[in-house]
Context: one part of a larger RNA
């Protein structure tokens, strides 16, 4: 000086109290461990690995494995020979490939080449998801959106260092203010940037109050009103009170669409943890070179006695079904979106209108409201398993997609110890959209929709700041 402390003092966090919902019991999905296999590819490991890398493993992807193939190689440059090439046919063969066979030519030209591509052929070399993230670069998690980390000059000290930055208030804040051997400044804190709230401008594909029309904002007419989208306004403790050192600010009111950071996003100081990553990517060094390269076929990553994370669905009457009715936002769509009709119980099919989209398609939002049924029971709860019969997509759904009808109807009565999440449009509930994606979503981003309970209070439990004590620790 620092770290630590079952050391003290102020102080913060959904940290705890004080509330709501859940994990943990059950099935199922998903990902780890283990185990098993020929291979179940690798990485991730307390918080900060485990629905994480992976925003799509049937083949491809795939780096694992088994077999069958190639060695200048799938891939990039050069030399030198020779012509094309694309296309197509045989024969083998699971395919790559192998032998054979038709097949016919591009562009410049100074006619000497010369280039593009295909083949042959040497060898320089390619190649490697091989290994080390404790060689590193870049990129990220984290403490922490915690409020701190530091410099110059100066001033103390022999020095390590200290001061400043500490004290006294005061804020979410090293935020201000004020004192003071300091006196300033950097990187943080805040603003400046994006959305959302209120106003203003403008009216087409958008809107419809007043007028007229219509089966419908259809139409004609408007631009007041939702709405889009552009520029600006508007909040500053400005203003009045009250406390305060008369200061910074804090309480309380007024106006005001918003009040004291108005709500959310972006933004992550110096630094820590030899953290994570050589498997996005770059990269030293080692290592492999008829293989550790590299092609293709089938397999595996989907295995199951187990055990752990993370979810989905449940156990029912604030439900469960049936029947009828209403009301969003984002968003996406040309190898797309795909409507009316029409056909099927349905999945979906046929159809192809119109739409590069405020114009048209996806689109039926459920949850709620009206009504009917069930009457507490393993049930008109609950929907796993399994048997059948379809439909899509794809080159192919056996290993191993997802959908629908019929059937079947398992655990499962609210879950030990112990744990998580949340402070307002939140948390629970409900649905819709997107990405990735031929196909496959309970997973992940993103949208509205109905909408709470409680905070007394900082003794404890966790994490952290800020002084100070104590140390045999660095």
């Nucleotide at each position: 000086u620092g770290a630590c402390g079952g050391g003290g003092g102020c102080c913060c966090g959904c940290a705890c109290a004080a509330g709501c919902g859940g994990u943990g019991g059950a099935g199922c999905a998903u990902g780890u461990g283990g185990u098993u296999u020929a291979a179940u590819u690798c990485g991730a490991a307390g918080c900060a690995a485990c629905g994480c890398g992976a925003a799509g493993a049937a083949c491809c992807u795939u780096a694992c494995c088994a077999g069958g193939g190639c060695u200048u190689g799938a891939c990039a440059u050069c030399c030198c020979g020779u012509g094309c090439c694309a296309u197509u046919c045989u024969g083998u063969g699971a395919a790559a490939g192998c032998a054979g066979g038709a097949g016919u030519u591009c562009c410049c030209u100074u006619c000497g080449g010369g280039g593009a591509c295909g083949c042959g052929g040497a060898g320089a070399c390619a190649g490697g998801u091989g290994g080390u993230g404790c060689a590193u670069g870049g990129c990220u998690g984290u403490c922490g959106u915690c409020a701190g980390c530091u410099c110059g000059u100066g001033u103390c000290g022999u020095g390590a260092g200290a001061u400043g930055u500490u004290g006294g208030g005061u804020u979410a804040a090293g935020u201000c203010c004020c004192g003071c051997a300091a006196c300033g400044a950097g990187c943080g804190c805040a603003a400046c940037c994006c959305c959302u709230a209120u106003c203003u401008u403008a009216g087409u594909u958008g809107c419809c109050a007043u007028c007229a029309u219509u089966a419908a904002g259809u139409u004609g007419g408007g631009c007041a009103c939702u709405c889009u989208a552009g520029a600006g306004a508007g909040a500053c403790u400005g203003c009045c009170g009250g406390u305060g050192a008369u200061a910074a600010a804090c309480c309380g009111g007024a106006g005001g669409a918003a009040g004291g950071u108005g709500g959310g996003g972006a933004u992550g100081a110096c630094g820590u943890c030899a953290a994570g990553u050589c498997a996005u990517c770059a990269u030293g060094c080692c290592c492999c070179u008829u293989a550790u390269g590299u092609c293709c076929u089938g397999g595996g990553c989907u295995a199951c006695a187990c055990a752990c994370g993370u979810g989905c669905u449940a156990c029912a009457a604030u439900g469960g079904c049936c029947g009828g009715u209403a009301c969003a936002g984002a968003c996406c769509g040309a190898a797309g979106c795909g409507a009316a009709g029409c056909g099927g119980c349905g999945a979906c099919g046929u159809g192809g209108a119109g739409c590069c989209a405020a114009u048209c398609g996806g689109a039926g939002a459920a949850a709620g409201c009206c009504g009917g049924u069930c009457c507490c029971a393993g049930u008109u709860c609950g929907g796993a398993u399994c048997g059948g019969a379809g439909g899509c997509u794809g080159c192919a759904a056996c290993c191993c997609g997802c959908c629908u009808c019929c059937g079947u109807g398992a655990a499962g009565u609210c879950g030990g110890a112990a744990u998580c999440g949340c402070u307002a449009g939140u948390a629970a509930u409900c649905u819709c959209g997107g990405g990735u994606c031929a196909g496959c979503a309970u997973a992940c981003c993103g949208a509205g929709g109905u909408g709470a309970a409680u905070a007394c209070g900082u003794u404890c439990c966790c994490g952290g700041g800020c002084c100070u004590u104590g140390u045999a620790c660095a």

A computed fold for a 474-nucleotide part of an RNA from an uncultured bacterium, annotated as small-subunit ribosomal RNA, 3' major domain. Its Rfam family is "Bacterial small subunit ribosomal RNA".